Context: one part of a larger RNA
RNA sequence: GUCCGGGAGUUACUCUGUCGGGCGAGGCUAACCCCUUCAGGGGGGCAGCCGUAGGGAAACCGAGUCCGAAACGGGCGAUUAGUCCGGCGGAGUAGACCCGAAUGCCAGUGAUCUACCCAUGGCCAGGAUGAACGCUGGGUAACACCAGCGGGAGGUCCGAACGGCACUCUGUUGAAAAAGGGUCCGAUGAGCUGUGGGUAGGAGUUAAAGGCUAAUCAAACUGGCCUAUAGCUGGUUCUCCCCGAAAUAGCUUUAGGGCUAGCCUCGGGACGUAACCGACGGGGGUAGAGAGACUGAAUGGAUUGGAGGGCCCACCAGGCUACUCUGUCCAACCAAACUCCGAAUACCGUCGGCGGAAUCCCGGGAGUCAGAACGUAGGGGAUAAGCUCUACGCUCGAGAGGGAAACAGCCCAGACCGUCAGCUAAGGCCCCUAAACCGUGGCUAAGUGACCAAGGAAGUGGGAGUGCUAAGACAGCUCGGAUGUUGGCUUAGAAGCAGCCACCAUUUAAAAAGUGCGUAACAGCUUACGAGUCGAGCAUUCCUGCGCCAUAAAUGAUCGGGCCUCAAGCCACGUGCCGAAGCUACGGACGGUGGGAAGGAUCCACGUCCAUCCCAUCGUGGUAGGGGAGCGUUCCAUGCCGCGGCGAAGGCGGACCGCGAGGACCGCUGGAGCGCAUGGAAGUGAUUAUCCGGAC
Numbered sequence: 001g002u003c004c005g006g007g008a009g010u011u012a013c014u015c016u017g018u019c020g021g022g023c024g025a026g027g028c029u030a031a032c033c034c035c036u037u038c039a040g041g042g043g044g045g046c047a048g049c050c051g052u053a054g055g056g057a058a059a060c061c062g063a064g065u066c067c068g069a070a071a072c073g074g075g076c077g078a079u080u081a082g083u084c085c086g087g088c089g090g091a092g093u094a095g096a097c098c099c100g101a102a103u104g105c106c107a108g109u110g111a112u113c114u115a116c117c118c119a120u121g122g123c124c125a126g127g128a129u130g131a132a133c134g135c136u137g138g139g140u141a142a143c144a145c146c147a148g149c150g151g152g153a154g155g156u157c158c159g160a161a162c163g164g165c166a167c168u169c170u171g172u173u174g175a176a177a178a179a180g181g182g183u184c185c186g187a188u189g190a191g192c193u194g195u196g197g198g199u200a201g202g203a204g205u206u207a208a209a210g211g212c213u214a215a216u217c218a219a220a221c222u223g224g225c226c227u228a229u230a231g232c233u234g235g236u237u238c239u240c241c242c243c244g245a246a247a248u249a250g251c252u253u254u255a256g257g258g259c260u261a262g263c264c265u266c267g268g269g270a271c272g273u274a275a276c277c278g279a280c281g282g283g284g285g286u287a288g289a290g291a292g293a294c295u296g297a298a299u300g301g302a303u304u305g306g307a308g309g310g311c312c313c314a315c316c317a318g319g320c321u322a323c324u325c326u327g328u329c330c331a332a333c334c335a336a337a338c339u340c341c342g343a344a345u346a347c348c349g350u351c352g353g354c355g356g357a358a359u360c361c362c363g364g365g366a367g368u369c370a371g372a373a374c375g376u377a378g379g380g381g382a383u384a385a386g387c388u389c390u391a392c393g394c395u396c397g398a399g400a401g402g403g404a405a406a407c408a409g410c411c412c413a414g415a416c417c418g419u420c421a422g423c424u425a426a427g428g429c430c431c432c433u434a435a436a437c438c439g440u441g442g443c444u445a446a447g448u449g450a451c452c453a454a455g456g457a458a459g460u461g462g463g464a465g466u467g468c469u470a471a472g473a474c475a476g477c478u479c480g481g482a483u484g485u486u487g488g489c490u491u492a493g494a495a496g497c498a499g500c501c502a503c504c505a506u507u508u509a510a511a512a513a514g515u516g517c518g519u520a521a522c523a524g525c526u527u528a529c530g531a532g533u534c535g536a537g538c539a540u541u542c543c544u545g546c547g548c549c550a551u552a553a554a555u556g557a558u559c560g561g562g563c564c565u566c567a568a569g570c571c572a573c574g575u576g577c578c579g580a581a582g583c584u585a586c587g588g589a590c591g592g593u594g595g596g597a598a599g600g601a602u603c604c605a606c607g608u609c610c611a612u613c614c615c616a617u618c619g620u621g622g623u624a625g626g627g628g629a630g631c632g633u634u635c636c637a638u639g640c641c642g643c644g645g646c647g648a649a650g651g652c653g654g655a656c657c658g659c660g661a662g663g664a665c666c667g668c669u670g671g672a673g674c675g676c677a678u679g680g681a682a683g684u685g686a687u688u689a690u691c692c693g694g695a696c
Stems, first nucleotide, its partner, number of pairs: 001696006011094013026050003032044005054061002064076004097235002100232001104225006115199009124189001126158003129154001133150006162186003166183005201217001203213003238630006248261005262368002264365006273358001276353007288341001289339002295335002299331005305326004309321004371396002374393007401412003416588004421584003427578003430562003436575001438574006449564001455549002459546010476533005482506003487501003512527001516525002589620009599610004631685001633682007641675003650669005656663002
């Protein structure tokens, strides 16, 4: 891992609601006792409980009472239904749906591992160094001191056994729950080691690491309290039918938990309730707008308005000011916390319409309190975020189907079942791939289409304007482009062309005191300007459609791919077709409502309830969750019910029945019990719990 088996809302009491039953202004007995055909049944038991009267703290009064001096005032009551038993829903107390801690406490068991201590034993190859001290000699006044020899000290040195473990490789489902290889440290010492003994759980022991105390240690192990507690995680077992949420508010040592409300469901009640539409009546200060209607912000200008400073002048008077503050005027402008104004919507109300319980009230049961994306109006942020916080809407959540290549939240559309029938939505119609290479008129040349901005450009289509032009424009070509003069100044020089000033005049068809290049300065080239040649448009501005550049990323690219150019791209118009679980058609199932038929129960009757059939009509996506109806398992009771060696249960197979859980029938197997109907009672249903056991 697979298979088989086991595996989770139970039981008791109390309360509450609902359904059924008994009795009913009453209802019921408890302990206990008696009888009996004895896990049973019958009788007694009236203590006690609930109800039948309330109000008040109480005395107390009483259909009233309390407050009060009082009330013709207010509060709570009175105008009647309960009670006992049982089923079911829920709550409380208990382990209370099941499994799961880390803990806490109590009583014991451990020092055969390990820490330290006590007692008693054992062990340390070999080599090196050569302290004290002694002797001899030298030496000294005597010491000291020196030398030689002897000597053999040391948490001394090198290095096996032994002990350790600093580094590294291997090993990491290992050979091993700590090792193997290499290298390394101590090795007469605070050394290593055998045996026996001692100290323990908030305690021991510790050259101290929270280390060690039996592969366990920030409090051992075993048993008990113990089913500790777990606002946490996981799991929670048959079927069908009806409805169907929430991820919000307030409070919370509260924030992933609760409580109440909101939203769901079930029962009961209520007669024109809700929603929607129209008309009318309301309040508002948002969007917008505004600025001699305020508050504030803010740009430029004017001012012979005010205050101050500075300068001039100082005898006063006064003058100047590109300084500072402030006022007034003009023009333009801004505001969530500005408003002289002020919508659309929304909201409230009245009437009418439509509508038919969708609304409201009472009661039983919930779940929900992590929401998400998108659109819109805003706040926070950076006019960031698949960001965050509100509001309104919508979808997902709990929603399948079609489209968007793929893609919870986007677009279309809400799946009861069946059909080898039809029509459409979004989106599509060249091939992959269902459907027009459809029609008309344009645009694009960039494969733009099939990523992006500022900015840039004689790309190209459309529109509007201005100027020049057969008295010849624009471009090209040919020719001219001169004189006073090298203007004056400056300068070494300055001659059109370093710079400054001026920019006249003449000849002319035209020609600057010179547009650019150039020279040291000249020279030279060129332009403006003019003539000729040529012969028809030229130049410029704005608006707009489509395109171009800008445009760089990491494994191989690409619009989903192929491919596509008067398109299979883009714009406009048009016709058709495809396309979904939408709609239609036909058949069927179930639920609600209405009508009808015959029937049953209750009943004097009316009426009510129940089930069956027919017709009409509406409905049947669904998580949490509420409600309803069923299937099956084990056991029990009842049945003049039944089956079974002429073959029970169980197993295997089969084209039958039921919407389904499931149920018949037949055959084979099997070899001794089993079923049906109606009730009852539960150890009552298993792919999921890193579930438990077994097998493989």
The prediction has a mean pLDDT of 85. Predicted 3D model of a 696-nucleotide part of an RNA (large-subunit ribosomal RNA, domain II) from a Planctomycetota bacterium. Rfam family: Bacterial large subunit ribosomal RNA. Gene Ontology terms of the family: structural constituent of ribosome and ribosome.